RNAcentral holds the full RNA, with entries from SILVA. A computed fold for a 351-nucleotide part of an RNA from a metagenome, annotated as small-subunit ribosomal RNA, central domain. Its Rfam family is "Bacterial small subunit ribosomal RNA".

Context: one part of a larger RNA
């Protein structure tokens, strides 16, 4: 490095978005002539290797002549294909137009239901926990149960194999601002496209700064049981933390363990959503088509397992990443970060 890989063996970068690059629609046109191809000249040292015929009695070995030398320049020509420039088209892409579904996102508000804890009413001896039990809580009135009242976190049913969202993720209810996706029908723009190293932003949960809140929960921590111990499972308490605002961290079994786009390549069968049609006119069936989302399965792929028009199937296109275990995702140095630590990323030694 060629090769040959990446759903589970090592191996898809957590998501996105763009820049450089790469690769790029029409049997359209004209023109150039970089690539591409062709002829020609020059070079491509000798020696080697390969032909021919000679020399040492032969062979090796030698020496002579030829060919080859897949290249490189420079000149003449070819224009299909690639480029490059000028014109064209509309099918890839976008734009406007109508209508739809969504827990996609941000701000403000509102609102029940619990559970806590304060006030008062009833009422008395227990409550509470567990496999049993205690530690805890009650006659200073507790658990139970009405009425009231604070304050904080999360939204039961409806909820689905549903839905949205690049992904992290989103779930009471109004309302303002906002992103994006899908059908129809039409008109316009005319290759504007894919794909993405750097770069930029997003990016659960934890932690971290600085200020609030703090009901339940609970690392830590404290008892209480259980054991031989029990630093644990159980039990009773309980700070951080979990909420809120601003800023940071930058990670994860960030998984569909499967990068993104394009075109092909049997079906059946649920859902979600829109569009059209028969027939009824009722929000309903039923057929055909469109986007998503699910089971099952033909060829094909697979080492099997499975995949299987949401491909792990046939191609192309652009990106990342892999190369025997351990050492080790570690040292070391960079770069980031307030820390924790993150990010790049070895060797020795060993098997």
């Nucleotide at each position: 490095c060629u090769g040959g890989g990446c759903g589970u063996a090592a191996a898809g970068g957590g998501c996105g978005u763009c820049u450089a690059g790469g690769c790029g629609g029409c049997u359209c046109u004209a023109c150039u002539a970089a690539g591409u191809c062709a002829g020609a000249u020059g070079u491509g040292a000798a020696a080697g290797c390969c032909c021919u015929g000679g020399g040492c009695u032969c062979a090796a070995c030698c020496g002579a002549g030829g060919a080859a030398g897949u290249g490189c320049a420079u000149c003449u020509g070819a224009a299909a294909c690639u480029g490059g420039u000028g014109g064209g088209c509309u099918u890839g892409a976008g734009u406007a137009c109508u209508g739809g579904a969504g827990g996609g996102g941000g701000c403000a508000g509102c609102g029940g239901a619990a559970u806590u804890c304060c006030c008062g009413g009833u009422g008395u001896a227990g409550a509470g926990g567990u496999g049993a039990a205690a530690u805890u809580u009650g006659u200073a009135g507790a658990u139970a149960u009405c009425g009231g009242g604070a304050g904080g976190a999360a939204c039961a049913c409806c909820a689905g194999u549903g839905g949205c969202g690049a992904a992290g993720g989103c779930g009471g209810c109004u309302g303002c601002c906002u992103g994006g996706c899908c059908a129809g029908a039409u008109a316009c723009u005319g290759a504007c496209g894919c794909u993405a190293a750097a770069g930029c932003g997003c990016g659960a949960a934890a932690g971290c700064g600085u200020g609030g809140g703090g009901a339940g929960c609970a690392a830590a921590c404290a008892g209480g049981a259980u054991u031989a111990g029990a630093u644990a499972c159980c039990c009773u308490g309980g700070u951080a933390g979990u909420c809120c605002a601003c800023g940071c961290c930058g990670u994860c079994a960030a998984c569909g363990a499967u990068g993104g786009g394009u075109g092909c390549u049997a079906g059946c069968u649920g859902u979600a959503u829109u569009g059209g049609g028969u027939g009824u006119u009722g929000a309903c069936c039923c057929c055909c088509g469109g986007u998503g989302u699910g089971g099952c399965g033909a060829a094909g792929c697979u080492a099997a397992c499975g995949c299987a028009u949401u491909a792990a199937g046939c191609a192309c296109c652009c990106c990342g990443c892999c190369u025997g275990g351990g050492g080790a995702g570690u040292a070391c140095g960079g770069c980031c970060g307030c820390a924790a630590g993150g990010u790049u990323a070895a060797a020795a030694c060993u098997c």